[in-house]
Context: one part of a larger RNA
């Protein structure tokens, strides 16, 4: 040098922890914002760099309500304070204050800065200051009101990729998806048939869910795409105009001045398919309901918070909750703490209260609203540049295909109830239906939030990126990208005091403590890796 034994240093695996996180329940809550948000900026303390509150009233101001002896936030220590039953801190509620920037709105600007104008103030002429007020759209005669920004997913619409798959590729997929822009609510959208069927004495608004089915189908019949009818289920709700007619008021035209008559407006009147309705003529003053529920009233709910049972000893320890040994309580043996493992040691838990203001559901409530029979059929209405058609496309599961059916760019271009559409080309006949206005709860779909809970979820290279002052440091001009980093001890009892040293380094003693090889580089302390001593050996 080498093994190989003891002993260390280094280093942070590895156990155990959990203050953070993950996925999810039930419930609430589903917006803020020009009365200036959201999100900054600066600034606010005896002392004060950060973080957290807070606005020149600046870790707070004021009122109610709660709690009760101690307090001036993280955070220790001095100071000065505040308070002690005449009620401080703190909790909750409600109001007050709320600089500057930000939609940012007097104007401009490199955001947090600069400069006005106009009226009152500031005794007073200029300057200075102080307080309002002045941005654009839009709607209104004005007076005056909206809107604007921001927010996580869910919803509507207008716009719309590629990659990739087809083992290449071009229809075709990906997919109406990424994304963009516009718009709404707490849900949106859809919705009271010009619907479905075709076996019948057929159903009967829309939504979502299970099956019907990977089924009919659709497709360079490739890759794939991919329903419907009908059946169980949640959940249920209907309705309102336009028009015919009647009037009422304005215009404007006529006129024989009495009215006509055309507009235009309010108001009655009606809203359907066994057509309904106007009109006409007869009965009745009654039925039935509403509801999408006004104020007003009753009760529940939602805060800080209050009550709330029952155990002692002896052993072992540093420390009992362990363990013996006698108890007790239970609408409470959930869960956490407490020197180990506590129903009875604390905080709690079961039950039991607890709201001024104010939200919010429920029950009642009605200023209100709706509704209705019989005959007649002779007129009068029933949504028009629409419905179909052609041409281009687009959506339907459906790729032009035998393609209905729905949207519409562009060209045309009807019928008026003896009408008109549809029943998957097209025709009959038979059957459903009444488009070219509109309104509608609940099933549904979502979580940026709160509360309460849960977990064959993780335990620090794991769980968010982020347990820890993190979207922080730092990187990038930007847009952006993006860490590492958790644990002395039961309590700081954090080593008074000696010694050695130049020392505020280290170190030796001493004390602290169960323990200091638990000494802030602190639980455990693996392995690389570097050492010391001691056997062997070259």
């Nucleotide at each position: 040098g080498g093994c190989a034994g003891a002993c260390g240093g280094u280093g942070g695996a590895u156990g155990c922890c959990u203050a953070g996180g993950c996925u999810c329940u039930u419930g609430g809550a589903g917006g803020c914002g020009a009365a200036g948000a959201a999100g900054g900026a600066c600034g606010u303390g005896a002392u004060a760099a950060g973080c957290u509150g807070c606005g020149a009233u600046a870790a707070g101001c004021u009122g109610g309500g709660g709690c009760g002896a101690g307090g001036u936030g993280c955070a220790a220590a001095u100071a000065a304070c505040c308070a002690u039953u005449u009620g401080a801190a703190c909790c909750c509620c409600a109001g007050a204050u709320u600089u500057c920037c930000g939609a940012a709105u007097g104007g401009g600007g490199c955001a947090a800065c600069c400069c006005a104008a106009u009226a009152c103030g500031u005794a007073g002429a200029a300057g200075g200051c102080g307080u309002a007020u002045u941005a654009u759209u839009c709607c209104g005669u004005a007076a005056g009101g909206a809107a604007g920004g921001c927010g996580a997913a869910c919803c509507c619409g207008g716009g719309g990729a590629a990659c990739u798959g087809a083992a290449a590729c071009a229809u075709c997929u990906a997919a109406g998806u990424a994304c963009c822009c516009g718009g709404a609510g707490g849900a949106a959208a859809a919705g009271a048939a010009a619907a479905u069927a075709a076996a019948a004495u057929a159903u009967g608004a829309u939504u979502u869910c299970c099956c019907a089915a990977g089924u009919a189908g659709u497709g360079g019949c490739g890759a794939g795409c991919g329903a419907a009818c009908g059946g169980g289920a949640a959940a249920a709700a209907g309705c309102c105009c336009a028009a015919a007619c009647c009037g009422g008021c304005g215009u404007u035209g006529u006129u024989u001045a009495g009215g006509c008559a055309a507009u235009g407006u309010c108001g009655g009147g009606g809203u359907u398919g066994u057509a309904g309705g106007a009109c006409u003529g007869c009965a009745a003053u009654g039925u039935a309901g509403c509801a999408a529920g006004a104020a007003g009233u009753a009760g529940g709910a939602g805060a800080a918070g209050u009550g709330g049972a029952a155990u002692c000893a002896g052993c072992u320890g540093g420390a009992a909750a362990g363990u013996u040994g006698a108890a007790u309580c239970a609408g409470a043996g959930a869960g956490g703490g407490u020197g180990a493992u506590a129903a009875u040691c604390c905080c709690g838990u079961a039950c039991a209260c607890g709201a001024a203001u104010u939200u919010u559901c429920u029950a009642u409530g009605a200023a209100g609203c709706u509704u209705a029979g019989c005959a007649g059929u002779a007129u009068c209405c029933u949504g028009a540049g629409u419905a179909g058609c052609g041409c281009g496309g687009g959506a339907c599961a459906c790729g032009a295909g035998a393609a209905a059916u729905c949207c519409u760019g562009u060209g045309u271009g009807a019928a008026u109830c003896a009408g008109c559409c549809g029943g998957g080309a097209c025709c009959a006949u038979c059957c459903g239906g009444u488009a070219a206005g509109g309104c509608u709860a609940a099933a549904u779909a979502c979580u940026c939030c709160c509360a309460a809970g849960a977990g064959a979820c993780c335990g620090a290279u794991a769980g968010u990126g982020a347990a820890c002052c993190a979207g922080u440091a730092c990187c990038g001009u930007g847009a952006g990208g993006g860490a590492a980093a958790g644990g002395u001890g039961a309590a700081a009892a954090g080593c008074a005091c000696c010694u050695c040293g130049a020392a505020c380094a280290g170190a030796g003693g001493a004390g602290u403590g169960a323990a200091a090889u638990a000494g802030u580089u602190c639980c455990u302390g693996a392995a690389a890796c570097c050492g010391u001593c001691u056997g062997c050996u070259u």

A computed fold for a 538-nucleotide part of an RNA from a Bacteroidia bacterium, annotated as large-subunit ribosomal RNA, domain I.
Its Rfam family is "Bacterial large subunit ribosomal RNA".
The organism belongs to Bacteroidia, within Bacteria.
RNAcentral holds the full RNA, with entries from ENA.